[in-house]
Molecule: transfer RNA
Organism: Desulfovibrio sp.
RNA sequence: GGGCUCGUGGCUCAGUGGAUAGAGCAUUCGGCUACGAACCGAAAGGUCGCAGGUUCGAAUCCUGCCGAGCCCA
Numbered sequence: 001g002g003g004c005u006c007g008u009g010g011c012u013c014a015g016u017g018g019a020u021a022g023a024g025c026a027u028u029c030g031g032c033u034a035c036g037a038a039c040c041g042a043a044a045g046g047u048c049g050c051a052g053g054u055u056c057g058a059a060u061c062c063u064g065c066c067g068a069g070c071c072c073a
Stems, first nucleotide, its partner, number of pairs: 001072007010025004018056001027043005049065005
C1' cells in the first nucleotide's frame, strides 16, 4: 500500500429499514439476613466511531474519513 471483518450503556452482546434502541453482568438504592454473600425489586447510565448521502422514515442501506483485528504484498 491492497483486500476482508468489526465499531451499540462501565464490560460482554442482541437489534440487518418502521414510532420512545434492549438484555446479562457491574454500579447505586431498597427488601431479605445477626452481618455479609447469594437471592428478590427498583433506579441511574446511550452523540449507536465521525461526516455526508439515499429514504416519508437509518443503529440498520451507500460514500468518505478515524480506530481495532485478520490476510496479502